[in-house]
Context: one part of a larger RNA
RNA sequence: UUGGGCGUAAAGCAUCUGUAGGUGGCUUUUUAAGUCCGCCGUCAAAUCUCAGGGAUCAACCAUGGACAGGCGGUGGAAACUACCAAGCUAGAGUAUGGUAGGGGCAGAGGGAAUUUUUGGUGGAGCAGUGAAAUGCGUAGAGAUCGGAAAGAACACCAACGGUGAAAGCACUCUUCUGGGCCGACACUGACACUGAGAUACGAAAGCUAGGGGAGCGAAUGGGAUUAGAUACCCCCGUAUUCCUAGUUGUAAACAAUGGAUACUAGGCGCUAUGCGUAUUGACCCGUGCAGUGUUGUAGCUAAUGCGUUAAGUAUUCCAUUGGGGAAUACGUUCUCAAGAACAAAACUC
Numbered sequence: 001u002u003g004g005g006c007g008u009a010a011a012g013c014a015u016c017u018g019u020a021g022g023u024g025g026c027u028u029u030u031u032a033a034g035u036c037c038g039c040c041g042u043c044a045a046a047u048c049u050c051a052g053g054g055a056u057c058a059a060c061c062a063u064g065g066a067c068a069g070g071c072g073g074u075g076g077a078a079a080c081u082a083c084c085a086a087g088c089u090a091g092a093g094u095a096u097g098g099u100a101g102g103g104g105c106a107g108a109g110g111g112a113a114u115u116u117u118u119g120g121u122g123g124a125g126c127a128g129u130g131a132a133a134u135g136c137g138u139a140g141a142g143a144u145c146g147g148a149a150a151g152a153a154c155a156c157c158a159a160c161g162g163u164g165a166a167a168g169c170a171c172u173c174u175u176c177u178g179g180g181c182c183g184a185c186a187c188u189g190a191c192a193c194u195g196a197g198a199u200a201c202g203a204a205a206g207c208u209a210g211g212g213g214a215g216c217g218a219a220u221g222g223g224a225u226u227a228g229a230u231a232c233c234c235c236c237g238u239a240u241u242c243c244u245a246g247u248u249g250u251a252a253a254c255a256a257u258g259g260a261u262a263c264u265a266g267g268c269g270c271u272a273u274g275c276g277u278a279u280u281g282a283c284c285c286g287u288g289c290a291g292u293g294u295u296g297u298a299g300c301u302a303a304u305g306c307g308u309u310a311a312g313u314a315u316u317c318c319a320u321u322g323g324g325g326a327a328u329a330c331g332u333u334c335u336c337a338a339g340a341a342c343a344a345a346a347c348u349c
Base pairs, nucleotide, nucleotide: 004321005320007304008303012318015200017198021194022193023192025088026087027086028085031082033081034080035077036076037075038074039073040072041071042070043069049065050064051063053061054060091191092188093187094186096183097182098181099180103177104176106174107173108172109171110154114150115149116148117147118146119145120144121143125136126135162169163168206247207246208245209244210243211242215241221235222234223233258317259316260315261314262313263312266295267294268293269292270291271290273288274287275286276285299306300305322349323348324347331342332341333340334339
C1' cells in the first nucleotide's frame, strides 16, 4: 500500500488558526484533458490458452488462431469530472435591531476568617492522640476584650446552571475588548469544508531573575507505632504555593468518542431568545431556533452500551496501522537544566 479498524480490546494529535494539497451548491454556454465508442499501428521468439496434427499413448514436438491488457496515432460523442464565459441564492460572509454570559486584559474597592504584634482582664494549664510523647506556658501561655499589620482565598447565592477552541473562568465596581445566539430581511455572490508542514495558545509540577511569604506544606529534624517503619498518626518546618518578566510544552490535557455537511420515531426537563393565543401585566398553553441533560424506537455493537449532542445511514478531509520489547536504544532537532519531540531492531507471542 490492499483489506480492516480507532468510547472500554492496539489505535482520535491537548486545542485552535491556517499554507500546500484533497474535496466541494444550482442553471446555461464553450472546449475536449479525464471518460466512452469505432478504426489503424505496435507490444520479438519461446511461455500461457484454444483448435486440429506428429512421435504406437503421454510427457514432448511443430503448425495455425485468439481473449484480455498497455502504449502511440486518428475519427467521433458530450451525460458526468475538469476548463471557458455568463448568471442564481438555499452554503458562507458583511451590515442592521436586540439579547444572555464566572469569556479575556487592566485598575480600584470590600468584608469574614487565619496568623503575628501591642495593650487590658485573668492565673495554670494549652495543644495533640486510638493512647501518648515531642512541642507551647509563671520570663504569664491557652481563654477573653480593644488597637495595628500582613498575605492568601473569596462562604451563602450555586444548579443535573452559564461561558470559552481547549487549558480554564466565580467577592463587588469600572475602563478597554473577543466570540456566540435570536429577529427581520438589505448587500456580496460559492467567497466553502478539511488541513501534511507551520504559527498561536496550553493545568499542575519544575527552572531563571527580582519581589512577597499569612495559612498549608514535598525535603529535613523530632515524637510515636512497629520485629523493623527511610510510611500511615503527631509537633516543628525549607523549597513550593502568591506577584512581575521569561522558560518548559507535558497530564486519566477524558466524553478515554477528530472536524464539516445531510438524512433517520418519540417522551420528559433546564438555559438564551422569537412568534401565536390569552391577559391590565407577569404566568399558563401551543410553537420556531441555538445550546445543555435524561429516557428510549429503528439501526448499530463482542458485550457493555450508543441512540437527531450517534458508537445509526452516507459523503469528504486529517491523524493512526497486531501485542510485548518500546513513553525504549542510537541519531537528529529543541531546551538554562529537568527533560520534550521524532523514532527502530534483535528477540518473543